[in-house]
About this RNA:
A computed fold for a 378-nucleotide RNA from a soil metagenome, annotated as Bacterial RNase P class A. It matches the Rfam family "Bacterial RNase P class A". Rfam classes the family as a ribozyme. Rfam's curators write: Ribonuclease P (RNase P) is a ubiquitous endoribonuclease, found in archaea, bacteria and eukarya as well as chloroplasts and mitochondria. The model forms 98% of the base pairs in the Rfam consensus. RNAcentral holds the sequence, with entries from MGnify.
RNA sequence: GGACCGGACGGUCGCCCUCGCGCUCAGCGCGAGGGAGGAAAGUCCGAACUCCGCAGAGCAGUGUGCCGGAUAACGUCCGGGAGGUUGGAUUCAAGUCCGCUCGACGGAAAGUGCCACAGAAAACAUACCGCCCUCGGGAAGGGGUAAGGGUGAAAAGGUGCGGUAAGAGCGCACCGCCGCGGCAGUAAUGCAGCGGGCAGGGCAAACCCCACACGGAGCAAGACCAAAUAGGGAGGAAGUUCCAGGCUUCGGCCGGACACGUGCCGGCUCGGUGCGUCAAACCUUCGGGUAGGUCGCUAGAGGCGCGCAGCAAUGCGCGGCCCAGAGGAAUGAUCGUCCUGCCGGGAAACCAGCAGACAAAAUUCGGCUUACAGGUCC
Numbered sequence: 001g002g003a004c005c006g007g008a009c010g011g012u013c014g015c016c017c018u019c020g021c022g023c024u025c026a027g028c029g030c031g032a033g034g035g036a037g038g039a040a041a042g043u044c045c046g047a048a049c050u051c052c053g054c055a056g057a058g059c060a061g062u063g064u065g066c067c068g069g070a071u072a073a074c075g076u077c078c079g080g081g082a083g084g085u086u087g088g089a090u091u092c093a094a095g096u097c098c099g100c101u102c103g104a105c106g107g108a109a110a111g112u113g114c115c116a117c118a119g120a121a122a123a124c125a126u127a128c129c130g131c132c133c134u135c136g137g138g139a140a141g142g143g144g145u146a147a148g149g150g151u152g153a154a155a156a157g158g159u160g161c162g163g164u165a166a167g168a169g170c171g172c173a174c175c176g177c178c179g180c181g182g183c184a185g186u187a188a189u190g191c192a193g194c195g196g197g198c199a200g201g202g203c204a205a206a207c208c209c210c211a212c213a214c215g216g217a218g219c220a221a222g223a224c225c226a227a228a229u230a231g232g233g234a235g236g237a238a239g240u241u242c243c244a245g246g247c248u249u250c251g252g253c254c255g256g257a258c259a260c261g262u263g264c265c266g267g268c269u270c271g272g273u274g275c276g277u278c279a280a281a282c283c284u285u286c287g288g289g290u291a292g293g294u295c296g297c298u299a300g301a302g303g304c305g306c307g308c309a310g311c312a313a314u315g316c317g318c319g320g321c322c323c324a325g326a327g328g329a330a331u332g333a334u335c336g337u338c339c340u341g342c343c344g345g346g347a348a349a350c351c352a353g354c355a356g357a358c359a360a361a362a363u364u365c366g367g368c369u370u371a372c373a374g375g376u377c378c
Stems, first nucleotide, its partner, number of pairs: 001378005007338007015035009037358001041369002044367005049218004056270004061214005066080005081105001083102002086099005106209002111207002113203003128149002130145005157175006176198001177196004182191003222295004232286005239258001241257003245254003259277007302321001304319006339356004344351002
C1' cells in the first nucleotide's frame, strides 16, 4: 500500500412483512418462514424506469482526452506505452539499463496571454562580477567574450576533448532535438541507420485549436380511485383578405390558401407543429375547493457454487436459491454462554476487571470519494 472479516449461539418478551388455518372477519388468535451496510454515508459520475416532445439542422454551451480492450453505460475498471520520483548497476562525465511506485497523459512550430520578487537580462533578450587584448607602472577609457561566478523555480541544449588572446557548436565524439525512410507491434510506441548545428524554457485544472460525445425533468417521476368546489370573475393581442370547391331559408355556413397573434420542441436562430384572429387553448390577475386512499414498492444488467475461454477486467454454460418493503417510518430490549483485544494474578490450566470501531434501508443498480477500534492474509 492492497484485500477480507468486523461479533457468534441459545432462551424470554415486543414490532413489521409473506403464506397457511380458524374466528364473534374495519380486525383478532395460532403456526411456519423472513427482517438494515461494506460503506446503507457524500449526491460526485453513469444508467434502468416514468413523464413531456411528431421529428430535425446549425450556433452557443457542457463533458471527456496516450493506445488497445471490458461494460447497459460512465469521468469507472483491466492490460500495455511514454514520462516523473526513488533504489541498484554501469560511464571520465552527460547519459543508459533493471526493479518498485505514481500518474489531470491530445496540441506550445495557428494565434493571444502570464512567469511576482531577486537579477545585467525572463525574449525581437542581456553583460553585474569575472576572463582576454590595448594603453605609460597603475587607474580610467576602448574593444572582445558568454566557458567560470552571482540572482532565481527557470538564464543562448548537456558532458568530455581539442582549439583560442580569452572564449563559444568554433570543430570533433557521445547524449538530447528535428527530418527521412527501414524493421517489430492491432496500436500507442520502440530499435538500429542516414542527414541536419538546432525553432531558449514553463504554464492550456490560462484564453484558444483539434477529435469524440451529449433532449429535458426526476419516485416529492408518474398512474388510478374517491370526495368537494365556483365548468367562477376580470384583462390581453391578431383579417372583417382571397377562392378552383360543397351547402344555402341568399343573411350566410363548411372547407381551403395566404397573412398575423400566441403556446410547444434544454438556451438562440432556422424549420416544424398545436390553437386562434372578437374570444377557446395560452399569458397576467382576483377568488374558491381538495391535500384522502391504492399502486409505483421489490424476481433483479440478482446473489451463490462448479466448469470453460481470456495475462486480466470480464464473458459464456450448467446447477440449485429467493435473502427487508416500512409509511412520520418496523428490523428492538433483556439474560446466559462463547469470541477478540488490553491489563493484573498464576509454573500452567485458568481466574478477576475493562473494552469491542465507522455507523441506519426509503425506486433500484454499476462505480468513485470519505469514515473505521480490533483481527487475518498478500